RNA sequence: AGAGUUUGAUCCUGGCUCAGAACAAACGCUGGCGGCGUGCCUAACACAUGCAAGUCGAACGAGAAAUCCCGAGCUUGCUUGGGAGAGUAAAGUGGCGCACGGGUGAGUAACGCGUGGGUAACCUACCUUUGAAUCUGGAAUAACCAGCCGAAAGGCUGACUAAUACCGGAUACGGUUUUGAGGACCUAGGUUCUCUAAAUUGAAGGUGACCUCUUCAUGAAAGUUGCCGUUCAUAGAUGGGCCCGCGUACCAUUAGCUAGUUGGUGGGGUAAUGGCCUACCAAGGCGACGAUGGUUAGCUGGUCUGAGAGGAUGAUCAGCCACACUGGAACUGGAACACGGUCCAGACUCCUACGGGAGGCAGCAGUGAGGAAUUUUGCGCAAUGGGGGAAACCCUGACGCAGCAACGCCGCGUGAGCGAAGAAGGCCCUCGGGUCGUAAAGCUCUGUCAAGUGGGAAAAAAAUCUUUUGAUCAAUAGUCAAAAGACUUGAUGGUACCACUGGAGGAAGCACCGGCUAACUACGUGCCAGCAGCCGCGGUAAUACGUAGGUGGCAAGCGUUACUCGGAAUUACUAGGCGUAAAGCGCGUGUAGAUGGUUUGACAAGUUGGAUGUGAAAGCUCCUGGCUUAACUGGGAGAGGUCAUUCAAAACUGUCAGGCUUGAGUAUGGGAGGGGAAUUUGGAAUUCCUGGUGUAGCGGUGAAAUGCGUAGAUAUCAGGAGGAAUACCGAUGGCGAAGGCAGAAUUCUGGCCCAUUACUGACAUUGAGACGCGAAAGCUAGGGGAGCAAACAGGAUUAGAUACCCUGGUAGUCCUAGCUGUAAACGAUGUUCAUUAGGUGCGGGAGGUAUCGACCCCUUCCACGCCGAAGCUAACGCAUUAAAUGAACCGCCUGGGGAGUACGGCCGCAAGGUUGAAACUCAAAGGAAUUGACGGGGGCCCGCACAAGCGGUGGAGUAUGUGGUUUAAUUCGACGCAACGCGAAGAACCUUACCUGGGCUUGAACUGUUGAUUGUAAAACCUUGAAAAAGGGAUGACCCGCAAGGGAGUCAACAGAGGUGCUGCAUGGUUGUCGUCAGCUCGUGUCGUGAGAUGUUGGGUUAAGUCCCGCAACGAGCGCAACCCUUAUCCUAUGUUGCAACCUGUUGUUUUUAAUAAUAGGGCACUCUUAGGAGACUGCCACGGAUAACGUGGAGGAAGGUGGGGAUGACGUCAAAUCAUCAUGGCCCUUAUGUCCAGGGCUACACACGUACUACAAUGGCCGGCACAGAGGGAAGCAAGACGGUAACGUGGAGCAAACCCCUAAAACCGGCCCCAGUUCAGAUUGUGGGCUGCAACUCGCCCACAUGAAGUAGGAAUCGCUAGUAAUCGCAGAUCAGCACGCUGCGGUGAAUACGUUCCCGGGCCUUGUACACACCGCCCGUCACACCACGAAAGUCCGCUGCAACAGAAGUCAGUGUGCUAACCCGCAAGGGAGGCAACUGCCCAAGUUGUGGCUGGUGAUUGGGGUGAAGUCGUAACAAGGUAACC
Repeated sequence: AGAGUUUGAUCCUGGCUCAGAACAAACGCUGGCGGCGUGCCUAACACAUGCAAGUCGAACGAGAAAUCCCGAGCUUGCUUGGGAGAGUAAAGUGGCGCACGGGUGAGUAACGCGUGGGUAACCUACCUUUGAAUCUGGAAUAACCAGCCGAAAGGCUGACUAAUACCGGAUACGGUUUUGAGGACCUAGGUUCUCUAAAUUGAAGGUGACCUCUUCAUGAAAGUUGCCGUUCAUAGAUGGGCCCGCGUACCAUUAGCUAGUUGGUGGGGUAAUGGCCUACCAAGGCGACGAUGGUUAGCUGGUCUGAGAGGAUGAUCAGCCACACUGGAACUGGAACACGGUCCAGACUCCUACGGGAGGCAGCAGUGAGGAAUUUUGCGCAAUGGGGGAAACCCUGACGCAGCAACGCCGCGUGAGCGAAGAAGGCCCUCGGGUCGUAAAGCUCUGUCAAGUGGGAAAAAAAUCUUUUGAUCAAUAGUCAAAAGACUUGAUGGUACCACUGGAGGAAGCACCGGCUAACUACGUGCCAGCAGCCGCGGUAAUACGUAGGUGGCAAGCGUUACUCGGAAUUACUAGGCGUAAAGCGCGUGUAGAUGGUUUGACAAGUUGGAUGUGAAAGCUCCUGGCUUAACUGGGAGAGGUCAUUCAAAACUGUCAGGCUUGAGUAUGGGAGGGGAAUUUGGAAUUCCUGGUGUAGCGGUGAAAUGCGUAGAUAUCAGGAGGAAUACCGAUGGCGAAGGCAGAAUUCUGGCCCAUUACUGACAUUGAGACGCGAAAGCUAGGGGAGCAAACAGGAUUAGAUACCCUGGUAGUCCUAGCUGUAAACGAUGUUCAUUAGGUGCGGGAGGUAUCGACCCCUUCCACGCCGAAGCUAACGCAUUAAAUGAACCGCCUGGGGAGUACGGCCGCAAGGUUGAAACUCAAAGGAAUUGACGGGGGCCCGCACAAGCGGUGGAGUAUGUGGUUUAAUUCGACGCAACGCGAAGAACCUUACCUGGGCUUGAACUGUUGAUUGUAAAACCUUGAAAAAGGGAUGACCCGCAAGGGAGUCAACAGAGGUGCUGCAUGGUUGUCGUCAGCUCGUGUCGUGAGAUGUUGGGUUAAGUCCCGCAACGAGCGCAACCCUUAUCCUAUGUUGCAACCUGUUGUUUUUAAUAAUAGGGCACUCUUAGGAGACUGCCACGGAUAACGUGGAGGAAGGUGGGGAUGACGUCAAAUCAUCAUGGCCCUUAUGUCCAGGGCUACACACGUACUACAAUGGCCGGCACAGAGGGAAGCAAGACGGUAACGUGGAGCAAACCCCUAAAACCGGCCCCAGUUCAGAUUGUGGGCUGCAACUCGCCCACAUGAAGUAGGAAUCGCUAGUAAUCGCAGAUCAGCACGCUGCGGUGAAUACGUUCCCGGGCCUUGUACACACCGCCCGUCACACCACGAAAGUCCGCUGCAACAGAAGUCAGUGUGCUAACCCGCAAGGGAGGCAACUGCCCAAGUUGUGGCUGGUGAUUGGGGUGAAGUCGUAACAAGGUAACC
């Protein structure tokens, strides 16, 4: 510090997710030791048991017992007396403490907390300081005793007694209150000091010591004195109370709240201010700077995180607050409204003799419950601290320690060195090896931790006692301080630590390994089981599941989960945005607020600087010590603030005062305009009405129909009525804030612009709320209604058509008055100001120059457009009218969906508007641009693509292939073009892969190993059998070697064979197709953030990305073309088996001049064969063209513009075809899915399709005659002549490798017949008889002859081929092959028609455009319905909780009143008694629980209902994306 994820790819926006740190954690697996910490986050739920607050005899009275000892009595084991125990225990009065310490976080949004102040409005026990005092009397009461009640808890009565308990009096340094005088300080009715006068106010003793004075006389009392205590004051310290400034969560779908409320006066109350309380008076107080209400929450130092700013948090430790079963209340006290006190009410639990009682772990342990989850009913007061005490000492679950828990942090160990035969074993393997791995074993060492044995700290200082010195004192008592000595005190714990003993011995796991993210293989599984933080893995080769081996990571831990911060600049103060991604209010006026020109002076609020105080400790940072180190911990320093006080400065902001004119405004003179409101008025057109003319149609559409019209329409003329809108001008133009505004005239009226001078003097900008305006549609009331036109009706279209189209047509559109308040209300761009190159156009004004004048030209202000620099932007684009650069203010945004929905509020007559969530769900949604693909988008161009033609297919019969069906099997593959006379260039057996049946199992064929066998192999024969095969006997000595033996063969066993079994979606190779279409790319450069672009686009041209020109491109490659083959012309060479013009012969035939045939020898001229060349290149001419490329025409030429044909197929597409040509990974079968054999099947047949053949006839058929090819093939072959047969064919066999044969070409041509008919057309089908091949012709071959003579009379919709030697037509040959050809591949013969042209159909190329497509239109995608699940809303109601109001009620208790009952202290009184005072009781106010009624809020539940979301393959349509087929959208 970033990374993954939207896309085919890119940039951006934007969410989701990850890597880090942390934790009071929990869970899973695992677990050696130690140190230091931490440990109910849930039920402030309920609690058994024990302990957690007592102490003082030096405040006081009283005071046991057990036991022991000594007596006495006698009943000899009992009674009694005394002493010790013991002035002890327990209890009581009294004092102090119990308000600290400890726990918890329920409540509390508050002066509760934090911070800084105030108290002139206060208190403070114990402690310290100073001063004074501590005199004198009195009356009770508990304990105890007796009696009584009660189960108990407890209580009552009577009698006795003490005090530092209680009460009276005295005294008053002083205090308090009041009067007066003065000083100082100050400001809330003042504080403080001095003086003065009056009133008022107190106490308690205890315990030591001494004898100087007095009395008794060892000594004691009084007295003196020390200490402790008591009282009144003073000052302090400590601790508190109260008040104030500032800070302190969320919700506005909480906007108004408040009667003690706000203030005053009098009074009360408190330690003290105060409506704290009360009476009266006034009517205030709080609130958008968020009152009131609701929800949540203890606050802080700190802690976690973060670069910081922040965010989250508030366990442990520390400060504050609150609480103590729930609610209320007071008492005591210095302090409480009191955790281990009291009273009352309530709930709960326990005891009970049923009458009554008791209790409060949110103290420490512990129990139950809840929960994912949190410890021992331990030891000790040794230390630190606290309470009491004079002290010893006692108490102390505070605390110190130990125990449990890997809960956290820190440290240590589980060994170290050497050690390659790289052992065994595991795993992988290409079988060679690699890896675990120096790892182990082995050798040499060490000794931490654990274990055992022995030793063994620090933490302890005080207190007490003795002595000495000093202080106090009258004092050698006493007390205090210091020093010395003595005596003891440790829970932890025999712990830390040290030494020794033995010996590698006792001590390693966890998750991960597709990317992010370090780390890979095998097997199993087969969209199953499963994984997953995100993207995503798994459908037979899974580095992603499970296991194993191995790697990387951390380590006594490792992972997972939850939560927090970070990354996230993803709430942006630091530090974001708003044209199109989410986001500018529809527009204005304007309040609060925010911001504000220039100058002078003053102030000092902000601001800046200094000083002082404070910001507790701990923590944090730095320095430095202590534990072996670290964690931990001691010491010192620093840091930490919107803080307070004070001093100073005066630039800036602010405030106050005074000026200025440039911002703003006003006046004056002009100007343009569909700006607004009202009134009046015009013409054109539509429609309707009346009348005329006129006749059969009109209207409407893609085409029609509905409709109108003979009752006279449409058309046309004249007249009239009525409503709405205002052609031309008219515009990219004008005005307005926006919506919006258009004939003309008048009236009223707003704003704007220009020019001139004058005036005011900052009066400004923006603007939350507020107010106003606000298209269309809609609503209310009343008018109006020509045209248009939702709804509706009809006609069409359609599969349907509740649409698009047509004919009609009502609301509405118009006017008046009101409502509504929204639009893609858009420039998708808030308002204002300033600054920053230009060019050009247009509207309005002014000036200058010029002119007679108008133009033109120049300058300038305002408005409206276009283009463009810098700059900005993700890009597109914006660019002085900013989306640039700055300033001010407002509004708005924070992933998509749910949803602008629900609920609530406000507005509205309604429709609805406005404000505006959540659950749930997804990992995207989105913007701009790029490359493709696509479009029922556009442009250009090509192709037998259409058109123009010729001939077909589709109809018939047959052949052949396919589908389907059938079958035991009808083997398999191929399926739009690009499967279907295809693989198959040839299924009777074989082929053959299929079926049935019969056999074999190392096998039919191959390789190897081991063993056996030498009478082995092989052929023939016999038996059985359908054959394969089985059995049988007979014959029988293979090769090398002297031999042993080896080879070959056979048999047996084992490795392994074999498979046309599966997967063409695991593959190679091969092939088809787009397409012989003209395209497809690269290097360098340039442009772009980038994907990419450029080049390759453009202007021409071409068959062509062919060429030329231009150009930020310049070059290059694969394609095109050419090179290759063939064909057309010529030349040269060649001359047999070819040729035959010529020459010479020979022979035959004929009518013998001659012709013709054959042949021999010359010959190579010609044809031809085989080679090698020439030729054609737009080379020449003319014209067109940019002078180019090129085109058009012409000449010459055998051939002319790639001459014709072939071969040749770019990058790629279709998971195209093929595992059955072959090869091959994986899987499967192995007495079978292998292999052999026989028979059957592939040839089936209701039917459908494709491809062909033959026809339907006269351009023909039949008969006869007769002519002319090319290219091939032939030895297990082709076969002549001859003979036989009607023929197929047979017999026989010359000849044959340019020789011979196949081999007669056919159509054509000549002559004849047929005469338009199912025929002398056509030939299917069937019968009979033959021929050929072959082991075999039944299933199932071909051919011949005779007979038979079906459909068919030119083929619907639709569809195919072909542009010249082509189509059409005619025959010939070949491959395969025993035989079988209408198929296929070649060959020649005869030989046309037509092409205006590119509108349309199909396919393709280039450019451009749109796109929501990229699996790319066979794409994407919307809504209803049906089904399942999920969350939510509404709902008659119903249930709980909180709360307001109005009442009732009224415990305990304070206060007030009464106090008739009772009454020790004081007073009066001889006494009785009375008084003062007090108590009980009663009454009243207040008030908790409780009760009633009625509201509000939140939540649960609810038949039914509503929409929403999600869910591989449901239904119906096709709304959107292309002009999406009616442009889309609001």
Small-subunit ribosomal RNA from an uncultured bacterium, 1530 nucleotides, folded computationally.
RNAcentral holds the sequence, with entries from ENA and SILVA.